[in-house]
The part of an RNA shown here (large-subunit ribosomal RNA, domain II) has 717 nucleotides and comes from an archaeon. Model confidence (mean pLDDT): 81 of 100. The sequence was found in a public genome assembly.

Context: one part of a larger RNA
Parts: sequence; C1' cells; structure tokens
RNA sequence: GCGAGGGAGUUUGUUGUUGUGGCGAGAUUAAUUUCAUUAUGAAAGAAAUCAUAGCGAAAGCGAAUAGUUCGCAGCUUCGGUGAGGAACAAAGUAUGUUCUGCUUUUAGUCACUGCAACAAGACCUGAAAACAGGUGAUCUAUUCUUGGGCAAGAUGAAGCCCUCCUUCCGGGGGGUGGAGGUCUGAACAGUAGCUAGUCUAUCUGCACUGAUGAUCUGAGAAUAGGCGUAAUAUGCGACUCGAACCUGUCGAUAGCAGGCUCCUCUUAAAGUAGCUCUCAGGCUAGCCUGGUUGGAGAAGCCAUAUGGUGUAGAGAUACUGAUUAAAAAGUACUGGGGCGAGAGCCCUAGCUUUUUUGUCAAACUCCAAAGUCAUAUGGUUUGUAGAAAACCGGAGUAGGAGCAUUCGGGUAAGCCGAAUGUUCUUGAGGGGAACAACCCAGUCGUAGGUUAAGGCCCAUAAACACCAGUUAAGUGUUAAACCGAAGGGUGUUCUUAUGCUAAAACAGUAGGGAGGUUGGCUUAGAAGCAGCCAUCCUUUAAAGAAUGCGUAACAGCUCACCUACCUAGGAUGAGAGCCCCAAAAAUAAUCCGGGCUAAACUGGUUGCCGAUACCUACGGGCACUCAUUUUUUGAGUGGUUCAAUAAAGAGGUAUUCUGAUGGAGUUAAAGCAAGGCAGUAAUGUCUUGUGAAUCUUUCAGAAAAAUGGAUCCUCGU
Repeated sequence: GCGAGGGAGUUUGUUGUUGUGGCGAGAUUAAUUUCAUUAUGAAAGAAAUCAUAGCGAAAGCGAAUAGUUCGCAGCUUCGGUGAGGAACAAAGUAUGUUCUGCUUUUAGUCACUGCAACAAGACCUGAAAACAGGUGAUCUAUUCUUGGGCAAGAUGAAGCCCUCCUUCCGGGGGGUGGAGGUCUGAACAGUAGCUAGUCUAUCUGCACUGAUGAUCUGAGAAUAGGCGUAAUAUGCGACUCGAACCUGUCGAUAGCAGGCUCCUCUUAAAGUAGCUCUCAGGCUAGCCUGGUUGGAGAAGCCAUAUGGUGUAGAGAUACUGAUUAAAAAGUACUGGGGCGAGAGCCCUAGCUUUUUUGUCAAACUCCAAAGUCAUAUGGUUUGUAGAAAACCGGAGUAGGAGCAUUCGGGUAAGCCGAAUGUUCUUGAGGGGAACAACCCAGUCGUAGGUUAAGGCCCAUAAACACCAGUUAAGUGUUAAACCGAAGGGUGUUCUUAUGCUAAAACAGUAGGGAGGUUGGCUUAGAAGCAGCCAUCCUUUAAAGAAUGCGUAACAGCUCACCUACCUAGGAUGAGAGCCCCAAAAAUAAUCCGGGCUAAACUGGUUGCCGAUACCUACGGGCACUCAUUUUUUGAGUGGUUCAAUAAAGAGGUAUUCUGAUGGAGUUAAAGCAAGGCAGUAAUGUCUUGUGAAUCUUUCAGAAAAAUGGAUCCUCGU
C1' cells in the first nucleotide's frame, strides 16, 4: 500500500418549545403502603408542584365574563351581524385624581414525542504537563572492601665510593646507584578526525593519544527521583533525563488540528457592526430557515414637479494661502556701491501699497453641473390562490477573493485601505489554446429546431465569401488578464496652407561672374575672405567693397546673381494613418500549432457554424385552485416554477431486536456468485448455480441502526 472486521451527537436529570392524547378551573401524584403475581400490574396515598390575581421596597390594598367603535373568517333576508382580532373608555395597585409603570373582560395541567439549551467525559481521536503511591545503581556516576594486569628498550635525579683542586665553605673528573603524575613502544585503555552501495539504534578499518599512574580491570557492597552522583558536560541514574520508569487520579484539559457513515424533495446564507485580557474564540444585532397570528397593502423602476446637497468643472479686487514678470509711489537703528570735510545726497537690492500681466489648492470658493437623497402625483410590477407587520422554534456566519468605476496610502506590486456594482466562494454549459471569478448564459428528463458570445485555410463545425483602402515590417495573425516608452525617420499613403512655373519653374550641363579698388583703418604684410569702420558709385543680361576653400601677402578654385540648352511639374511648412529605429538575459524557439503577403490591419455588405440559452412536443417533480373521496383520485393554473456550500424544513430506503399478524422452507431456507427486470434515488425483486437449515410480508414499538478517508484500531497479505 491492499483486503476483511471494528470505528464518531449517546444516556440521565432539569428547563423552554412543537405535535398528539387524557382530564379541565382545575391537572398530577412523590415517598410509602396493600393486593395479586414473577415481572410487572392494580389499588390506596394531596405531603407537594403548576395554574386559578395583581400591584407595591414594605406595611398593605386588591380588578366589570360589564361598556363603545372598527372589523377578518363564518353566517346572511345582502341591509347587516360578527367567535377570535384591533382601538377607545373604564377598573386594580404603586402616596397615583394630572402624568406614568405593571396588571384586568379566564386555560390550565399530566403523559408521551421531535428540536434546542444547561449540568455531567457529552460527537470521536490527539498533547506537552500536574499530583500520589511504588520499582530500579546487572548500564552508568562516585565511593568502600577484596583480588588481578602493565613485553621490551631509553634517559640516568638524590645518595654512596675513588681521585684531583681548595685556608674554610665548596667545586671538577671517573664510577656506582636506579629517581620520575620522565621518554620510545606491545598487552591493556582511550578516540570530537577520516572511513560503509556490504554492516549498523554508535560497528569496522586507518590514523592518533595514554601506557608506574589523579593508571587499567574482575567480584562483592553503598548512595534513589521535590532525590542521588558529578575534576559541571545539565553529564549520568538499564537504548528513557532542564528532572527516570510503572500504576493510578484519567475519558486531565485543549477557544487548536484531524475525522464524522443512506436517498430524494422545498428554501437558502455570511465573511459586516457594537462590546469583549478581545483580534484562531465568544455575546448581541444584521443576513437564512420553519411555524403561528394577521387581514391589505408591498416593492423597486420610469416620468414629471418641488426642495436638500457643494463633488466634477471653473474661477482669481469673491475670501484664505501659494505664485511669474513689469510699472508707479512710499520707506528705516537693513545689505552693497558712489560722492562729500561733514550734515547729508544719489544708485541698487529689500520691504509695503496700488495698477497691469502670467499661473495654482484634499483641508480656497463669487460660481457650479451630471448625479444623488426626500416628498408628492401619474405609470409599471406584485398581493385575498393571502401583502406588510408581529410573535415563537432552529441555525450557520463574523479568515473572504477577483473584475469594472471612483478614491486614500505607497516609487511600485497578483501591494495595503475604502465606496458602489458584479461574479466566484455556493454556478454547471458555450467562448477566451489551457485558465475560481473576463465575454455569453443560470443545468428536471427525452427528442427535434433557432440563436448568443465567439468564429468560418488545415488541425476543427462553418465563405481560401464580396466591395474599398492600408502595410512589406512575417509588422501582424493576442478583446482584456499577458499592450515595450521618451525621442527620431527624404519608409509610404492621405489631408491642408503658402510661394514658383510653357513670358520655361526645380535639378543638371555650358558660359559670364566686370570697373573705380590693393575701399578706409590696422598691420611686417591685411589686395572680397586675422581684426575694426563703412558697405557707395559705374558698366551691365548679370556680378556682394563678397558664401566657403586657399596664399606669408598676392595668385588660384567656388558661391550669390545673369544668360543659353533642356523640359513638366517643383519648393517650403502643418496635421493624420500604417510601418521602421530606439529594442540587451541567462540550456531551444514560438501567433496554441501548421502555415499565411492575406489566412494581416482599417471601413462596409451578405450568408453560415455555434450552448444544458430560446422555441416546439411528450413525460416527471413542486406549489396552488376546483371537484370528488375512507385513504385518495381526476381536471386545471404556473404570475416566464425546477443549479447550489454552511444551514433550516419535509418525506422515504436499509440494518438488528421485541409484540401482534399472515406466510415460505430437505420437491432446498439464509448466505455467496453471475445475469435480467422495476423504481428519480436510497433500494427492491426474479432466474440460474453454489449451499444445506432456517427465513420472512404487513402493522406497531425499541435501537450498540448505514463508512473510504481520522499519519484511525485489530488481524491478514
């Protein structure tokens, strides 16, 4: 992992409420007793409980089955009447006559039953812990008693002997000697390094350390958990140690985590607000559901009208605040500069006021929409086939998320925080390649048809459709999510403005491009062309006191300008479309792919495909109406009825046992296997085989009453 079996809202008490039944202004017995008798029954038993009267702190006082009006159902002579219901008036009480609170014109109680709450283990499983009583020192820590082990070699302390030196003390040399938490190195002991694809809950080998000592080791003893032991590592105390193990308290507690078993039908949420040692939880409200009462309205939308609102926009002698440039006037114990012996004066900067000019604001507004809110009227939808509302029972929820629009925070974010709407959550189907929330569209069953979004070259259902343009970049072939910018382009298309042009434009080619004069000044020089000043006149078809090269300075080349040749458009701006550059990312690229020059992009036209949408037919469920009826059955209507998580409600299926009832079975029960049939489903039933002795309909009742999950439990494999 797989298989089988087991496996999770139970039981008791109290309270509230639903339904059913008994009795009813009353209802019921409890303990206990008696009788009968085998497991319970019958009878007795008002103690007591609830109800029958309330109000008041209390003393205490103490209510009208009365009255008036409206009115649903029902009844009706269609005029009304009117149980229940509503309002008023009145009554009791509180100091209560004003005002106010509670109460009053009568229904309870007992039993069973469903649901819920509370107390208990309280749906099941799960801690780490806490406390109590015991068991452990065969492991290990330390200690005690008694034993045992440590090859071989090296070094050579003290002491002693001999000898030499020496005044003494002492010293030198040679021997001997055999000290040491000494050295090398086996046994033995250790081992934080390395080492395993075999081995392993600490091993093996390598390498390393100690190896006469605070040494190693056998046996026997001692110390015990709020403790021992410890050359302290929080180490060790039997694979267990920041407090051992076993048993018990114990089903500890867990606002946390996981799990929680049959079917169908009806309705169907919330992720918000307030409070909370509260933010992983609760309580109250909101939103969901079931029932009862009730008896006529309800709800949004559209239009109009009347009001409210100060946002978008806009504005600037309409305020507050910010702010560009300029002018005028004024100005001092201000800064800078100038003049003056000084007093002082002048210029400039600054400041104030006024005028002109230019620009702004969430916390500015002289203005001011669209909207939005309230009310009224009309319309629309809906409601006596029962609206609103109220009361009662049961919840769940209080982690939300995306998108669009408008905002706040942030450089920004698939970011954080709001509002409105919507979808997902709880929503299938079609489209978007795939893709919770984007587009279309809200799934009862079967069959047929028509469309939506989106598509129609192939994959792939449907026009390589049609008309007119654009693009040459494979741009593109992406609705968005998942878009590449500023700035450039004599790429190309279109629009538009202003000049030139058959009296010849633009471009090109050929020729001319002169004289006064080398203008004056400056300069070594300055002659069109270093620089400064001026920039005239003449001849002309035209020609600057010169546009750019060039020379030391000249020279030389060229341009402006003119003529000729040539020939039809050409020049300069502005705007728009598509396209291009800008354009760099990590293993191989992408429109989904193939491919496409349209099968791309823009504008238009007509067909077709395409969903559980819409339409048609038949059938089912649900709700309601009418008729009928013992249950039920039949006919009809659906206001455009049928998705669904948490959750509420309704009905049913299966299992075991009990009572009643009716049956089956050796001519083969249950169980098991295979197949058929019926039912919306849970399931039921039949046949055959196997099997060999029990099983079961119907009506009630009672539950150890349904498994795929829980790192579930047990066994098997």